[in-house]
This record gives sequence, C1' cells and structure tokens, in this order.
RNA sequence: AUCUGAAAAAGGCAAAACUGUCGAAAGGCAGUGACGCAAAGCCGCGAAUCUAAGGUCUUGAACUAUGAUAGUCGGGCUACCAGA
Repeated sequence: AUCUGAAAAAGGCAAAACUGUCGAAAGGCAGUGACGCAAAGCCGCGAAUCUAAGGUCUUGAACUAUGAUAGUCGGGCUACCAGA
C1' cells in the first nucleotide's frame, strides 16, 4: 500500500417513538431513546423513492423539483483494530 473480517480490544454512530422547533409538505435540527450498523464517516455525481408550495392543464386521489431521503442502491474521498 492492497484485500478480507468484526472473533478480540479500544471505541463510534443512532432506527422507531416522545417533546420542542423549522418547513406548504416530504423531511431537517436539538433532547430523551436504542432498532440496528465494519464505514450507519463525508460528498447530491448516476439512478430510485418521497413531497407538491409554486406552476401547468384535460380540474383530477392529475402532472411537474428548483425541495427531501447518505440508515434505498451504485459511485467518489477518508478511516481504528486484527489477519493475509
């Protein structure tokens, strides 16, 4: 340096739910909490999914992202320990 792994050791993150808050919503942030995670660290590059304020029209449970999801997948960058 690369690959594999979480058995050990040191640790780390934090689902749902509740409370508060921001937001049109999806959802985000903080506290409590712990379902799980070997990158559940970071990045909206590709897809996928969610929402529809605004806009569009054929006025509908309609269409639409400039919004959101990194714990949906892929990709990029970085990284503790052990083994090869």
The RNA shown here (c-di-GMP-I riboswitch aptamer) has 84 nucleotides and comes from Thermaerobacter marianensis. Model confidence (mean pLDDT): 88 of 100. Taxonomically the source falls in Thermaerobacter (Bacteria, Bacillati, Bacillota, Eubacteriales).